Annotation:
This is a predicted structure of a 112-nucleotide RNA (TPP riboswitch aptamer (THI element)). It matches the Rfam family "TPP riboswitch aptamer (THI element)". Gene Ontology term of the family: thiamine pyrophosphate binding. The coordinates come from a structure-prediction model, not an experiment, and the mean pLDDT is 75. Of the family's consensus pairs, 96% are formed in the model.
């Protein structure tokens, strides 16, 4: 000098549910709030706010891209229920650049 692996810088994408006690509101009903447990996970969080957003913390991915979104109130399985895990899926989307410059010294290796 080249390559691949890890790492560091900055610099971006994401997601934040599902249940249940209890109390208030509300209602021809299984809603909404607050406070607490459960559950499944790396991650289910703070504040704010008039339009469901915005701002950070964590935690995870950044094209060798299943973090993430659609499809999807989907199908199969599981559970009291429900998240869940699995198909879908050789499917469609989906966020990158960097890692330097001079100078002594010492080894070694090569060339004259």
């Nucleotide at each position: 000098g080249c390559g691949g692996c890890g790492a560091c810088c900055u610099c971006g994408g994401g997601g934040u549910g599902c249940g249940u006690g209890c109390c208030g509101c509300g209602u021809g009903u299984u809603g909404c709030g607050g406070c607490g447990g459960g559950c499944u996970g790396a991650g289910a969080u703070g504040c704010a706010a008039u339009c469901c957003u915005g701002c950070g913390a964590a935690c995870c991915c950044g094209u060798u891209g299943a973090a993430c979104c659609u499809g999807a109130a989907c199908c199969g399985g599981u559970u009291a229920a429900g998240a869940c895990c699995g198909g879908c899926g050789g499917a469609g989307g989906g966020a990158a650049g960097g890692u330097a410059u001079g100078g002594a010294u010492a080894c070694u290796c090569u060339c004259c």